[in-house]
RNA sequence: CUCCGAUACGGGCAAAGCCGGUGCGAGCCGGUGACGCAAAGCCACGGAUCUGCUACGGCAGACCGCCGGGUUGCCGAA
Numbered sequence: 001c002u003c004c005g006a007u008a009c010g011g012g013c014a015a016a017g018c019c020g021g022u023g024c025g026a027g028c029c030g031g032u033g034a035c036g037c038a039a040a041g042c043c044a045c046g047g048a049u050c051u052g053c054u055a056c057g058g059c060a061g062a063c064c065g066c067c068g069g070g071u072u073g074c075c076g077a078a
Stems, first nucleotide, its partner, number of pairs: 004076002012037002017032006035065001041071003045068003049062005
């Protein structure tokens, strides 16, 4: 350094629900709360799913905690 992922060390993130805000909507933001996660860090690049509009040809979005890919990173047992 690469692969790999321990009853390790130090920690980290935060589902659903509830409260408030915001958007036509999918959803997003903050608080609370933890289902879980070794990338549950980031990227909408390819699929999937979802939303709005439509002249039904498509157009514009959402989502990375759905899958694949790209990229960066803590620790160091077997």
This is a predicted structure of a 78-nucleotide RNA (c-di-GMP-I riboswitch aptamer) from a Deltaproteobacteria bacterium. Lineage of the source: Bacteria > Pseudomonadati > Myxococcota > Myxococcia. Its Rfam family is "c-di-GMP-I riboswitch aptamer". Rfam describes the family as follows. GEMM was predicted in a large-scale screen for bacterial structured RNA regulatory elements. It was read from a public genome assembly, where an Rfam model found it.